This is a predicted structure of an 83-nucleotide RNA (transfer RNA) from a Tissierellia bacterium. Lineage of the source: Bacteria > Bacillati > Bacillota > Tissierellia. The coordinates come from a structure-prediction model, not an experiment, and the mean pLDDT is 81.

RNA sequence: GCAGGGGUGGCGGAACAGGUAGACGCACCAUCUUGAGGGGGUGGCGGUGAACAACCGUGAGGGUUCGAGUCCCUUCCCCUGCA
Numbered sequence: 001g002c003a004g005g006g007g008u009g010g011c012g013g014a015a016c017a018g019g020u021a022g023a024c025g026c027a028c029c030a031u032c033u034u035g036a037g038g039g040g041g042u043g044g045c046g047g048u049g050a051a052c053a054a055c056c057g058u059g060a061g062g063g064u065u066c067g068a069g070u071c072c073c074u075u076c077c078c079c080u081g082c083a
Stems, first nucleotide, its partner, number of pairs: 001082007010026003019066001028044006046056003059075005
């Protein structure tokens, strides 16, 4: 340099014919249970916000579309192969 794959919460990892983003697991918080811890039950757990309102949020920036994690362009990073 070329080709292919990948980048999504605190972490791992889903959602691909474009149609509710964060399933599921772990971690964490509250609470119940326990003498305590562990384990188990229930609820919560991205950001702004007083808020279960509203808006925003898929590496970054644009584009297409009523609608984009998903398609197109540019760009950054990681992995694999070729040279």
Its Rfam family is "tRNA". Rfam classes the family as a transfer RNA.